Source information:
Small-subunit ribosomal RNA, central domain from an uncultured bacterium, 348 nucleotides, folded computationally.

[in-house]
Context: one part of a larger RNA
RNA sequence: CUGGGCGUAAAGCGAGCGUAGGCGGUUAAUCAAGUUGGGGGUGAAAGCCCGGGGCUCAACCCCGGAAAUGCCCUCAAAACUAGUUAACUAGAGGACGGGAGAGGGGAGUGGAACUCCCAGUGUAGAGGUGAAAUUCGUAGAUAUUGGGAAGAACACCAGUGGCGAAGGCGACUCUCUGGACCGUUUCUGACGCUAAGGCUCGAAAGCGUGGGUAGCAAACAGGAUUAGAUACCCUGGUAGUCCACGCCGUAAACGAUGAGUGCUAGACGUUGGGGGGAACGCCCUUCAGUGUCGUCGCUAACGCAUUAAGCACUCCGCCUGGGGAGUACGGUCGCAAGAUUAAAACUC
Numbered sequence: 001c002u003g004g005g006c007g008u009a010a011a012g013c014g015a016g017c018g019u020a021g022g023c024g025g026u027u028a029a030u031c032a033a034g035u036u037g038g039g040g041g042u043g044a045a046a047g048c049c050c051g052g053g054g055c056u057c058a059a060c061c062c063c064g065g066a067a068a069u070g071c072c073c074u075c076a077a078a079a080c081u082a083g084u085u086a087a088c089u090a091g092a093g094g095a096c097g098g099g100a101g102a103g104g105g106g107a108g109u110g111g112a113a114c115u116c117c118c119a120g121u122g123u124a125g126a127g128g129u130g131a132a133a134u135u136c137g138u139a140g141a142u143a144u145u146g147g148g149a150a151g152a153a154c155a156c157c158a159g160u161g162g163c164g165a166a167g168g169c170g171a172c173u174c175u176c177u178g179g180a181c182c183g184u185u186u187c188u189g190a191c192g193c194u195a196a197g198g199c200u201c202g203a204a205a206g207c208g209u210g211g212g213u214a215g216c217a218a219a220c221a222g223g224a225u226u227a228g229a230u231a232c233c234c235u236g237g238u239a240g241u242c243c244a245c246g247c248c249g250u251a252a253a254c255g256a257u258g259a260g261u262g263c264u265a266g267a268c269g270u271u272g273g274g275g276g277g278a279a280c281g282c283c284c285u286u287c288a289g290u291g292u293c294g295u296c297g298c299u300a301a302c303g304c305a306u307u308a309a310g311c312a313c314u315c316c317g318c319c320u321g322g323g324g325a326g327u328a329c330g331g332u333c334g335c336a337a338g339a340u341u342a343a344a345a346c347u348c
Base pairs, nucleotide, nucleotide: 003320004319005318006317007302008301012316014201015200016199017198021194022193023192025088026087027086028085029084030083033081034080035077036076037075038074039073040072041071042070049065050064051063052062053061054060091191092188093187094186095184096183097182098181103177104176105175106174107173108172109171110154115149116148117147118146119145120144121143125136126135162169163168206247207246208245209244210243211242215241216240220236221235222234223233258315259314260313261312262311263310266293267292268291269290270289271288272287273286274285275284276283277282297304298303321348322347323346330341331340332339333338
């Protein structure tokens, strides 16, 4: 390489948009590039293979054939693929009518709680733990009542509930805005799928500049524990956590399962729509989502099973023994931290 694979053994890019490329629905006509058949030319000789012959045999040599899977020319065929033309509506998209949603951005508002400040009541403890101590408190703490300030997060509702491509999204109101779903069969007429490069988004931590800082809390300090205790427990506490703008680009970024399409028993929940019936607290049915169980089938097993890991097709990504190593060097990116691309010697 061929092949075989990628839920857990090595292997699905964190996710999307999209360029080239690859692949692509139904009908008819046409063309003849691919395709198929016939003929011709060429495919040096030697060698290989087959048949025969010559050296006493063999190696070796000679003759004939076959082969040379290829390329070119020409004649024909027209099913399939490609091209061209015309048409279609089952894919895709648009229009119209609906309802659902923590989808995203901005602005404003609210209540509970914590902390702090002021004032009242009140007096000796409070706090903390396995037990303590560090700590706070007669300069009046803890507790309790009233008032005020500030920041952050939104109890109940809450649900294998919803929305989003993923990351993720949860108080309320207003505003701007994206997507999906259902219905009518009204329009366009293959406009599609995938996607190397590329571009964009991307938790937390971290970085830059400026703000903010209630609570929490790496680092750090102290108290304990202990043989020690650079920990677990306790008292404090700074970055950070929050906001604006700009970077970083990684995660067990997980369903450890790429995207798309079609097909292949069912049963029971649940969410959002539609249709039908009713003995209107119900039943039947149909789309789209989300779960549990399970048949066929698949799997090394575990398990998966119309939300496939089943049966097929299209396109992309990736794997190829363990360590060395996701490292070195080089390149690219980054302010840095580092990220990305990515070996070899050696060794088992």
Model confidence (mean pLDDT): 89 of 100. RNAcentral holds the full RNA, with entries from ENA and SILVA.